[in-house]
RNA sequence: CGCGCGGUGGAGCAGCUCGGUAGCUCGCUGGGCUCAUAACCCAGAGGUCGCUGGUUCAAAUCCGGCCCGCGCUA
Repeated sequence: CGCGCGGUGGAGCAGCUCGGUAGCUCGCUGGGCUCAUAACCCAGAGGUCGCUGGUUCAAAUCCGGCCCGCGCUA
């Protein structure tokens, strides 16, 4: 250099194929329960969806370019 896969709240991942409210588990905060802690129950905060441009009424999703990580090949 070439090819493949991946980048989404603090962590791990769905959602992309087929464009239409950004979700799950854990964690965090507050409350309930308890003599108390854990567990359990309820509520909440936390996301420029790697960056940039394009298409579209509408883009995490489609298209171009770029950046980063892992693997393969030389």

Transfer RNA from Streptomyces muensis, 74 nucleotides, folded computationally. Rfam family: tRNA. The family's RNA type in Rfam is transfer RNA. Taxonomically the source falls in Streptomyces (Bacteria, Bacillati, Actinomycetota, Kitasatosporales). Model confidence (mean pLDDT): 82 of 100.